[in-house]
Context: one part of a larger RNA
RNA sequence: CUGGGCGUAAAGCGCGUGCAGGUGGUUUGGUAAGUUGGAUGUGAAAGCUCCUGGCUUAACUGGGAGAGGUCGUUCAAUACUACCAGACUUGAGGAUGGGAGAGGGAGGUGGAAUUCCGGGUGUAGUGGUGAAAUGCGUAGAUAUCGGGAGGAACACCUGAGGCGUAGGCGGUUUUCUAAGCCACUCCUGACGCUGAAUCACGAAAGCUAGGGUAGCGAACGGGAUUAGAGACCCCGGUAGUCCUAGCAGUAAACGAUGUAGACUUGGUGUCGGAGGUGUCAAAACCUUCGGUAUCGUAGCUAACGCGAUAAGUCUACCGCCUGGGGACUACGGCCGCAAGGUUAAAACUC
Numbered sequence: 001c002u003g004g005g006c007g008u009a010a011a012g013c014g015c016g017u018g019c020a021g022g023u024g025g026u027u028u029g030g031u032a033a034g035u036u037g038g039a040u041g042u043g044a045a046a047g048c049u050c051c052u053g054g055c056u057u058a059a060c061u062g063g064g065a066g067a068g069g070u071c072g073u074u075c076a077a078u079a080c081u082a083c084c085a086g087a088c089u090u091g092a093g094g095a096u097g098g099g100a101g102a103g104g105g106a107g108g109u110g111g112a113a114u115u116c117c118g119g120g121u122g123u124a125g126u127g128g129u130g131a132a133a134u135g136c137g138u139a140g141a142u143a144u145c146g147g148g149a150g151g152a153a154c155a156c157c158u159g160a161g162g163c164g165u166a167g168g169c170g171g172u173u174u175u176c177u178a179a180g181c182c183a184c185u186c187c188u189g190a191c192g193c194u195g196a197a198u199c200a201c202g203a204a205a206g207c208u209a210g211g212g213u214a215g216c217g218a219a220c221g222g223g224a225u226u227a228g229a230g231a232c233c234c235c236g237g238u239a240g241u242c243c244u245a246g247c248a249g250u251a252a253a254c255g256a257u258g259u260a261g262a263c264u265u266g267g268u269g270u271c272g273g274a275g276g277u278g279u280c281a282a283a284a285c286c287u288u289c290g291g292u293a294u295c296g297u298a299g300c301u302a303a304c305g306c307g308a309u310a311a312g313u314c315u316a317c318c319g320c321c322u323g324g325g326g327a328c329u330a331c332g333g334c335c336g337c338a339a340g341g342u343u344a345a346a347a348c349u350c
Stems, first nucleotide, its partner, number of pairs: 004321003007304002012318001014201001016199001021194003025088007033081002035077007042069001048066001050063002053060001091191001092188004096183003103177007110154001115149003119145003125136002162169002206247006215241002220236004258317006266295012299306002323350003332343004
C1' cells in the first nucleotide's frame, strides 16, 4: 500500500461547532477537461513471447510478430462526472398558529430534618455494637417543651416518565434565554451531508485566591476485632463536599454500538401532538407524525444476541485496529501553578 475489521475477541475521538478537503436532489441547453472510439507518431538494442538453426541438451544464432504507455498530435462521440447559463421542489432553511418538558443563566422565597446556642421541666444514666469499649453526662447529659442561629439538600408527587449534543438536569416563584415536536398553507430555491485542523463545552476528584462550614467525611487520633489489622465495626475529626473568579480536561465520559440519509413482515406498551368515530361531557376505539421501551419475522452474527431506535440491505464522509508483555511507559514536542494531560517508540522477551 492492497485487504480484512471496530457491541462483548485489538479497534468509534467524551460530546459538539466548523475552515480546507471529500461528497452531493430533479431538469433543459451549451462547452468537451475527465471519459470513450478512430487515425497517426513514438515507446533504441538486449530481455519477455512465438518460430528457426545449433548441439544429446543448455548457453548461444537468426528472423517475425506480439506485448509493454496515466504518452504526444489530430478527428469524432456526449451516456456519466466536471464547468458555464437557466428552471424546479421532494432535501435543507424560513414564516404563521399551537402545545409539552428536572434544558440553561440570574434573582427572590418555603417547609421538614440534623447540629449548635440560651431558657423551662426533670434525674442518672446515655450512646454504640455481633458483643463491647473509647466517647458524652451530677459543672445536670439523654429525654421532653417552646425560642433563636446557620449551612446544605429538596421527602411525598417520581414513572422501564420528561428535557438536554454529551457531561448532566428535580422544593417553589420571577425574569432572561436555547433547542426540539405538531398542524396548515405560504416563502427561499440545493443554500445539503461529512469533516483532518481550529474553537467551545465537558461528572467526580484535584489546584490557585477569597468567602462559607449544619451534616457527611479521605488523612489523622482513639476504641474494638484479629496471630497481626496498615482494614471491615464503633467514638471523634482536618482537607474536601457549598459559594465567587480562574485553572485542570480526565472516567466502565457505556448503548462498551461515529455522524447523516435511503430501503426492508409484525405484536404489546409508554410520552408529546394532530385528525376522525363516539359521548351531555368523558372514557374507549381507529388513523397519523415525533420520541422512548419491550418481544419477535426475514436477514445478520463465532456465539451471546441484534432485529425499522439494526449489530439487516445500501450510500457519503471522518476516527480507529493489526499477537501478548515491555507500555494508557521512556525520550522529545505541545499544554499545565502543580498534580499531571496529550502525542508516542525501541531494546528485550514469550
This is a predicted structure of a 350-nucleotide part of an RNA (small-subunit ribosomal RNA, central domain) from an uncultured bacterium. RNAcentral holds the full RNA, with entries from Greengenes.